[in-house]
The RNA shown here (Bacterial RNase P class A) has 328 nucleotides and comes from a Burkholderiales bacterium.
Its mean pLDDT, the model's own confidence on a scale to 100, is 79.
Rfam family: Bacterial RNase P class A. It is annotated as a ribozyme.

């Protein structure tokens, strides 16, 4: 210098203006106003595993069903992660692996081949029989094929063995609580007329069998759950590692038909054209502290929370290791 492999990190920056959703403080009877501070991700996604939390269920045992499957470790837990073994791929760093059992049983083994575990026999030889050709038995060989009689291979085929496994999910669940209808209780009333309509009152007219109050359930609606947590950062220590312990510091969305946005400027990316320099297999490629133009600029958007896995993704930074070539 080139090629490769593994791991970690970032996700445009700054400023101005106008907004949106929470928190705290102040003023205000209130509506609201003002100030300070906060406001998406590495995957917030898929909802595939595991757990917290909530409600329901549950004497015990069995059947059935499902999941997992080398050893040890990590963890709240896992099908996840780490280390090691083995197998396979790679020169290597490294990667991949459902990696228990095929004398418990069943099933399957494409094509080719006589034959795929059942039946049998392509060729040769030996022995025997009812003796050339047929049958029985033993031994050997050729060919096909991934595998040819060897207790063959396949269990992400059934199965067996071992271990584990209640159900539903924040639209869980708890609380407050209109109108209407219905339930229960009490009171008043049914021609000696409660009550209603005629805009307020009285009279009057008309209708008239129900009316009023209380209680409880429940709906709309509202509140909690709801964000301080298996939390984050730094340092030290233990461990090969996953991870764990200690100390110090920090508070980091909490909306809910659902806020986290819009516009502008400068810088930075990316793309195109030109110029310059270098290389070239003459197709083009690389670089630039040169110019011009274009582009808001990867994948994507919290919804109870957390740990994993998987999937999507443009660009950039850093580090370990391996192989090859060259120079000293």
């Nucleotide at each position: 210098g080139g090629a490769g492999u593994c791991g970690g990190c970032c996700u445009g920056g700054c400023a101005g203006c106008c907004g949106c959703c929470g928190g705290c403080c102040g003023c205000g009877c209130a509506a609201g106003c003002g100030g300070c501070g906060g406001g998406a991700g590495g995957a917030a996604a898929g909802u595939c595993c595991g757990g917290g939390c909530u409600c329901c269920g549950c004497a015990g045992a069995g059947c059935g069903g499902g999941a997992u499957g080398c050893a040890g470790g990590g963890u709240a837990a896992u099908u996840c992660c780490c280390u090691g073994g083995c197998a396979c791929g790679g020169c290597g760093a490294c990667g991949u692996g459902a990696c228990g059992a095929a004398c418990a049983g069943g099933g399957c083994c494409a094509c080719a081949g006589a034959g795929a575990c059942g039946a049998g026999u392509c060729c040769c030889g030996g022995a025997g029989g009812u003796c050339u050709u047929c049958c029985u038995u033993c031994g050997g060989g050729g060919g096909u094929g991934a595998a040819a009689c060897g207790c063959g291979g396949c269990a992400a085929c059934c199965u067996c063995c071992a271990u584990c496994c209640g159900g539903a999910g924040c639209a869980a669940c708890a609380c407050c609580a209109a109108a209407u209808a219905g339930g229960c209780a009490a009171g008043c009333g049914a021609c000696u007329g409660a009550g209603g309509u005629c805009g307020g009152c009285u009279c009057g007219a008309c209708c008239g069998a129900g009316c009023u109050u209380g209680c409880g359930g429940g709906u709309a609606g509202g509140u909690g759950g709801c964000u301080a947590g298996a939390g984050c950062c730094u340092g030290c220590g233990g461990g090969u590692a996953a991870c764990c312990g200690c100390a110090g510091g920090c508070c980091c969305a909490g909306a809910g038909g659902a806020a986290u946005g819009g516009c502008u400027g400068c810088c930075g990316g990316c793309c195109c054209c030109g110029g310059c320099g270098g290389g070239u297999u003459c197709g083009c490629c690389c670089g630039c502290c040169c110019g011009g133009g274009g582009u808001g600029c990867a994948c994507a958007g919290a919804a109870c929370c957390c740990g994993g896995c998987u999937u999507a993704u443009g660009g950039g930074c850093c580090g370990g290791c391996u192989c090859c070539c060259g120079u000293u």